[in-house]
Molecule: transfer RNA
Organism: Candidatus Moraniibacteriota bacterium
RNA sequence: GGGAGUGUCGUAUAGUGGUAAUACAACGGUCUCCAAAACCGUCGACGAGGGUUCGAUUCCUUCCACUCCUG
Numbered sequence: 001g002g003g004a005g006u007g008u009c010g011u012a013u014a015g016u017g018g019u020a021a022u023a024c025a026a027c028g029g030u031c032u033c034c035a036a037a038a039c040c041g042u043c044g045a046c047g048a049g050g051g052u053u054c055g056a057u058u059c060c061u062u063c064c065a066c067u068c069c070u071g
Stems, first nucleotide, its partner, number of pairs: 001070007010024004018054001026042005047063005
């Protein structure tokens, strides 16, 4: 230089056009003499720009970051 892939709460993953989900973590509460565990609740995210569409995490495109293959 050429080609392919990935990017979603703090972390690990779902979600292939119509309300963004789950687990752990964090925070609050119940329980306990205290704490842990357990249970209940709360919080918080689509890498950035543009396009298509009534509607985009999803489709197209450019860029950014990372990974892999190849010269």